[in-house]
RNA sequence: GAGUCGGCCGGGCGGCCGCGGCACCUGCAAUGGUGUCGAGGAAAGUCCGGACUCCGUAGAGCGACGGUGGUGGCUAACGGCCACCCACGGCGACGUGCGGGACAGUGCCACAGAAAUCAAACCGCCAACGGCCCUUCGGGGAACGGGUAAGGGUGAAACGGUGAGGUAAGAGCUCACCAGCGCUUCGGGUGACCGAGGCGGCUAGGUAAACCCCACCGGGAGCAAGACCAAGAGGACCCUUCGGGGUCUGCGCUGACGGGCUGCUCGUCCAAUGUCAGCGGGUAGGUUGCACGAGGCGUCCAGCAAUGGGCGUCCCAGAUGGAUGGUCGUCCACGACAGGAUCCGGCUUACAGGCCGGCUCAU
Numbered sequence: 001g002a003g004u005c006g007g008c009c010g011g012g013c014g015g016c017c018g019c020g021g022c023a024c025c026u027g028c029a030a031u032g033g034u035g036u037c038g039a040g041g042a043a044a045g046u047c048c049g050g051a052c053u054c055c056g057u058a059g060a061g062c063g064a065c066g067g068u069g070g071u072g073g074c075u076a077a078c079g080g081c082c083a084c085c086c087a088c089g090g091c092g093a094c095g096u097g098c099g100g101g102a103c104a105g106u107g108c109c110a111c112a113g114a115a116a117u118c119a120a121a122c123c124g125c126c127a128a129c130g131g132c133c134c135u136u137c138g139g140g141g142a143a144c145g146g147g148u149a150a151g152g153g154u155g156a157a158a159c160g161g162u163g164a165g166g167u168a169a170g171a172g173c174u175c176a177c178c179a180g181c182g183c184u185u186c187g188g189g190u191g192a193c194c195g196a197g198g199c200g201g202c203u204a205g206g207u208a209a210a211c212c213c214c215a216c217c218g219g220g221a222g223c224a225a226g227a228c229c230a231a232g233a234g235g236a237c238c239c240u241u242c243g244g245g246g247u248c249u250g251c252g253c254u255g256a257c258g259g260g261c262u263g264c265u266c267g268u269c270c271a272a273u274g275u276c277a278g279c280g281g282g283u284a285g286g287u288u289g290c291a292c293g294a295g296g297c298g299u300c301c302a303g304c305a306a307u308g309g310g311c312g313u314c315c316c317a318g319a320u321g322g323a324u325g326g327u328c329g330u331c332c333a334c335g336a337c338a339g340g341a342u343c344c345g346g347c348u349u350a351c352a353g354g355c356c357g358g359c360u361c362a363u
Stems, first nucleotide, its partner, number of pairs: 001361009011331007019038007040337001044348002047346005052222004059266004065218005070084005085099001086097004100213002105211002107207003122152002124148003129145002132141003160178006179203002181200008226288004234249006251280007258270003295314008332335001
């Protein structure tokens, strides 16, 4: 100087005014006062995985459907993460990979090309064979039948490469070496896989984000889940001075007899005050769920790491017409993307600018 990987920050300080939660004080209350806490690395997309809740327990087998896909590990779990293997790219640090199976079967392979897979004869090559022409009978000629995948041409892809033998010309047809594949032996590794050797002329196209096969996983709905309180049209019963009042229930109507996420078999559970299906109407007030959690920070230990464990310490939003803002001063490198709504772990996407560290290459 060029590059690569990882981590972190993402306006600071002060004054004034204001907003939401909680605690305390004043007050009958409203309110006021004081103190304290108050968005993010992505709070986002809602794409995966879980916690939690409810649903008539959702059990077993076969099937269907959906998902995942190198190996080992981590994790509550994952399609995530870490390490490694293999392939490809890079001089390298490193990056990329929906990375099981194409000798289980089926399908497809545009255009071009003669032929696109139990391959193929367009040009070229071949007169050994059958037929043909000529012949001085020695032979010569000609690509009709036919042979030939070595050469040309087409294509993303045309049935292994080089050399020698061989042949009419050719060809793993044969041989040597190389490459690949299959089988096998030994060694290393938990494993994916790697290394060395032997045998077999075995020479094989791609595609499974095409069907399919194999292995593994999967019940459904979701915080408007759900629970409690209040209210509640209507209905039943009782009282009544006929105006109404009280108690109970908790939207109504229609249809079916079965229902459980789908099919079959079995099992099991619920069921007439039930369940299912359809139609119509109404509501969303208060409390809770709901903020101590797979939690943050520091440190030590185990591990290459992801991660796990021990100790110490901290409490850190909780709204519901939905708070976290405005303004002034000052400083600088002049401030990007963007804001919770049940919670957590990931992935993906957006992002002005800045800081730190590891490593590589060149000089």
Annotation: The RNA shown here (Bacterial RNase P class A) has 363 nucleotides and comes from uncultured Aeromicrobium sp. Lineage of the source: Bacteria > Bacillati > Actinomycetota > Propionibacteriales > Aeromicrobium. RNAcentral holds the sequence, with entries from MGnify. Rfam family: Bacterial RNase P class A. The family's RNA type in Rfam is ribozyme. Model confidence (mean pLDDT): 75 of 100.